[in-house]
Molecule: c-di-GMP-I riboswitch aptamer
Organism: Desulfobacteraceae bacterium
Parts: sequence; structure tokens; C1' cells
RNA sequence: AUAGCUCAAAGGCAAACCUUCUGAAAGGGUGGGACGCAAAGUUUCCGGUCUAAGUUCCGCAGUGCGGAAUAAGAUAGCGGAAUUGCAAAU
Repeated sequence: AUAGCUCAAAGGCAAACCUUCUGAAAGGGUGGGACGCAAAGUUUCCGGUCUAAGUUCCGCAGUGCGGAAUAAGAUAGCGGAAUUGCAAAU
């Protein structure tokens, strides 16, 4: 540097759920816990998906309620991309 993920070794991360904190929500943090993961390490650059505080519009009616649209919010354990890393073999 290349391809590959089972015959390894040393390890690593941590889904659901529970606890608690936080957020308008989606979600995120802490502790427990393991469904799984060869990058389930890191980064929202490009798509997808989720939420809708705020904003806009509509309806009702009356200082509010309901509906729709919308991301600069979220998801890196949805993909792509970038970048970094352990071991063996060639």
C1' cells in the first nucleotide's frame, strides 16, 4: 500500500429496556444493561428519515383553539463522502 472478515490474538463500542437529568418535540447526557457492530471511531459536505419551538397560510370564533407547510433542530446504530485507527495474511 492492497484486498478481505473467519481459523485467530489483544481488546473496543453498546440496541431495546430501566434509573435520573435536559429539550417545545424529535432526541441527547449520566448510571445499569447487551441487540448487535470490523470502524456501531470522528465530521452534517450530499441525499433520506424524524420533530415543528418560531414563522407563514387557512378554518372556527374571540384574544384563543384546530389544521397544513417549513429546519438553521435531530439522526454518524439510514446510506454516500471525507478522515483516523488495531491485528493477521499477501